Context: one part of a larger RNA
Formats: sequence, C1' cells, structure tokens
RNA sequence: GGCGUACGGUGGAUGCCUAGGGUCUCAGAGGCGAAGAAGGACGUGAUAAGCUGCGAUAAGCAACGGGGAACAGCACAUAUGUAUUGAUCCGUUGAUUUCCGAAUGGGGCAACCCUUCUAUCUGAAGGAUAGAAAUCUCGUAAGAGAAGCGAACGUGGGGAACUGAAACAUCUAAGUACCCAUAGGAGAAGAAAACAAUAGUGAUUCCGUAAGUAGUGGCGAGCGAACACGGAUUAGCCCAAACCAGUAAUGUUACGGCAUUGCUGGGGUUGUAGGACUGCAUUUAGGAUUAUUUUUAAAUAUGAAUCACUUGGGAAAGUGAGCCGUAGAGUGUGAGAGCCACGUAAUAGUAUAUGAAAUAUGACGAGCAGUAUCCUGAGUAGGUGGGGACCGGUGAAAUCCCCUCUGAAUUUGCCAGCACCAUCUGGUAAGGCUAAAUACUCCUGAGACACCGAUAGUGAACUAGUACUGUGAAGGAAAGGUGAAAAGCACGGGGAAUACCCGGGUGAAAUAGAUCCUGAAACCGUACGCUU
Repeated sequence: GGCGUACGGUGGAUGCCUAGGGUCUCAGAGGCGAAGAAGGACGUGAUAAGCUGCGAUAAGCAACGGGGAACAGCACAUAUGUAUUGAUCCGUUGAUUUCCGAAUGGGGCAACCCUUCUAUCUGAAGGAUAGAAAUCUCGUAAGAGAAGCGAACGUGGGGAACUGAAACAUCUAAGUACCCAUAGGAGAAGAAAACAAUAGUGAUUCCGUAAGUAGUGGCGAGCGAACACGGAUUAGCCCAAACCAGUAAUGUUACGGCAUUGCUGGGGUUGUAGGACUGCAUUUAGGAUUAUUUUUAAAUAUGAAUCACUUGGGAAAGUGAGCCGUAGAGUGUGAGAGCCACGUAAUAGUAUAUGAAAUAUGACGAGCAGUAUCCUGAGUAGGUGGGGACCGGUGAAAUCCCCUCUGAAUUUGCCAGCACCAUCUGGUAAGGCUAAAUACUCCUGAGACACCGAUAGUGAACUAGUACUGUGAAGGAAAGGUGAAAAGCACGGGGAAUACCCGGGUGAAAUAGAUCCUGAAACCGUACGCUU
C1' cells in the first nucleotide's frame, strides 16, 4: 500500500408523511374606479427587523346578530392590560382611511415642492382648521357623464416571420403570433332579394354525421366546404314611405286660402305581394310595464349509539358481550374507532342586498270585400378597371365586400337558383332591434382524480417573484419532517468557557438532543485479520 470484517464519521439517497401544487366537475359571480380604483410609498405594536393586519381613531373604532371563557396575529418570553357589566373570536352593516397613483389647483426626478380663493377661529401682522380650484363630451343653465385598472373569452381595424414545400419564388405557416380600438357577462349573428329541385324546408347560433367527400392546388406541399339528416335551444318584432291631423318658417294670393320644406302625433311594415285609399265590421288570444305578496341566500344551533378483559409507553388492535343508523362521508385522538372528539344524515334558523314565483295591472294588439289612383329604403342595384372574402390560387367563375370611373327599373317591377340565355322555381335588396342553446375563468363555495409527493408537483409546501444577477428590458434560486406530549436534559464532573464532552435525569426510544424520522452510496477514519 491492497483486500476483508467490525465499529464510527461524513453525506442526505431511499422509504414513509403532507402543510402545497396539477387537471377537472357542479353551482355562484362575472367587474373595480373622481364617493379617488388596481397597485404602491411611508407609517402603525410596551419591547418590533420580516410577513400579516390596519391608517394619525393606524395588529385597530362603533352598531346589530352569533357564541360562551379565556384573550392581546405568524410568535415564544417578560411586563402591562382586556374579559361573564359577555372580551378575544365568527357574520352583517357602518366610521376612520396619511402620501403617491387615471391623479385632476400648478409643477415634478411617483410617494415631493409651490400657489390662489372661500368659510370659521385669532386684536393686527402672521397663523390654525375645513373646503374649493385639471381636461373633454352633453346641456341655455342647474347639472350629468367620461377617463384608469382587470385572467381568459368577443367584435372590428392593421398584420409578420421562422417553418413546410426535403432548395425556392405562387403556395404554406396564417388571417396564426403580435399591435391598435372597443363591448359585455357573454359577444357576434339573426327573422330570407335564404336553401332546394318538380318534392319540399322555413331567422340565427352551437354540437354530431355528411367528409377528409365535392372541390381547390408550382394539380406539389397542402388546403378543404355545402345540401341533407340527427340533436341542443327556440321568439319574434320596430321604423322610413303613401295617407290623415296639428304646428313653424318661406313663397304666393283674387285675402277665402294654396304650395314647398321642417317638426310633432296618428297610420303602416309585406310575397298567395302588402299597405294607403273606399265600403262593412269592432277588441278575442297573446302581452311590455308597474305595483303588491310570498319565498330564497350569513355567522350559527340541535344532532343517535360501548363496555370489560389481554398485549402494549399508549388501544382505536385481539377476545368476549352489546348498541345506533334518514348518520358505516371524512378528519383527529399516544397503533386499524359507526357508537371518544370534530363532524356526517336529518332538522331548525334571522337583519339587509339580489334573484325567483304568484296575484293584480293592461301600453300594444285581430278581420272581410273592392282596386281607378298613390307608397314600398338611389348615386343604390348592376356594369368597367383593380383588389379582397368564400372549398374555389382568375379560372367558364356565380355569390359577398372595398376602391375607381360609371349608372337602372318601380309590382306588367326587381333579385337569386355557380359564365350566359329561355322556361320554371324561390324570394322581395339598397333602414333598425332581438332572449336561449355557444365561448371563457382573475375570483367564491362544494366536490372528484388508474395526477405529483419536496431534484416531483406551480418558479414558489418555508419572510418567493423573495435572496441574488443585470445600466435596463429582464433573468431568478436554494430551503419541509425532534417527540404522543417539551416532558427541550434539574444537578454534578472535566474544561478558560454560555464551546464541547462525561455522569445523571426525561422519554417507549436520546445512535429521537435541536438542519433532531428513516439514514443508502461516494468520501474519511479506528481496530483486528490476511497479504505485498
């Protein structure tokens, strides 16, 4: 020096655990903000650095309800206090709420500086206290509103590239990412100028099938419908116009009015065309809105049933004998507990908001016949040229949208049915509103996992977006476990010692003694054996 055995040190794997996460389901809620938000700064405790709470009334103040013995957060200790005259605590509602921040009197390098006016107090000067003073929109004014923040979901306006095509240019990625505007609890869409095909359907939205089909495509890579069928959910309406009445202005007049335009009210809203108009008839069904009543939602309360022996540190284990169950969900308790505790099933329960239901109310609201005349959305539809959207890349290219230059018809009208024409069929554009089925989850409650179990699961189970890094945008950790209970080692000895060790004590255990459960390996040692 090597190998082996034993015993240690170090180290923190493994096992077990869970205080935290992950993914979902059901229900709720879907906003907050000039009455100053979100987010911060600075304060605030007897002692107080961090976190939490709170705001100069500052780990808190008040009222009401609950509850019933201890309490002054994490967080021990001492001191000082609070509490059955009901505290701490739980719920609801208020009060207070510095400074910054949309930040809004002016300024500013956020949490700071400076000013004016009014009211009150003060003998004056000066000062104190309280309040007001930004901009934009609407409004004659009084006054009202806006702004900013917020996880995803929506709509609109802009809009990539990497990439794929095994290169690359049309194409793809993709109308994705991202930017901007803006809305709501949803949003958008929506009551046929729709589909279909000789039969019919009857607004929109979403899901399944149709179907990776028809198509499209350097016919490459790829992209990719619809009809129809099955479901979810269902709901339909209002204007403009004709016509009537009123009114104002202007024009005109033979002063009787008339015409035009505007405003208000009535009327009216469709495809078997309808309406106005003329004649006849007269309010059913449904139903907006409003009011009243009832009910619902907090903390919380009641809530069944077990004993003995054995083993053990400890009984919930074993044995024996019982009991309850509208409760044998779950958690805890010194080891596996229906009957020990908290609970669970079930029952009860109240202030105020909100929602729901019932009753009453009853805006609005139906019809028949005739058809001479009037109305039925114009710089619109359509067309040229250029783009875009559709499954459709310009193609034979309909349909829809935008720009450009043009530019109709008027119900005997017009549009569509994938060039175009005819027939046939369907519809009625150029105004508007509309619940539900659908999407999402920053947030609240309840619950579930062939999800994780501390190098996992969130980056974060711990003072975590912390420490730390970076000028900055930004990047971004590590770190859980004594024990059933602190019973956390009185006392003694060694020692310079409050280090450390030994004895002793506690405990079931101290090789559970404080980074303390278990305690692998690497690595380091001590002893012994063998060997070079």